[in-house]
RNA sequence: GGAAAGGUGGCCAAGUGGUAAGGCAACAGGCUGCAACCCUGUGAUCGUGGGUUCAAAUCCCACCUUUUCCU
Numbered sequence: 001g002g003a004a005a006g007g008u009g010g011c012c013a014a015g016u017g018g019u020a021a022g023g024c025a026a027c028a029g030g031c032u033g034c035a036a037c038c039c040u041g042u043g044a045u046c047g048u049g050g051g052u053u054c055a056a057a058u059c060c061c062a063c064c065u066u067u068u069c070c071u
Stems, first nucleotide, its partner, number of pairs: 001070007010024003018054001026042005047063005
């Protein structure tokens, strides 16, 4: 220099146009004499900025960033 894949709560991770599942952790409540286990609840405008659309995590463009491959 060229190419590909990825970026979604604190962490992992699903979601290919109709308002974001699940798990772990954290916090609050219940249970208990106190804890642990167990049960219930709480939190995301999806890397940034634009565009398309009635509607964008999803499609398009640019940029940032991580990883891998080629030279």
Predicted 3D model of a 71-nucleotide RNA (transfer RNA) from a marine sediment metagenome. Its Rfam family is "tRNA". It is annotated as a transfer RNA. The RNAcentral record of the sequence draws on MGnify.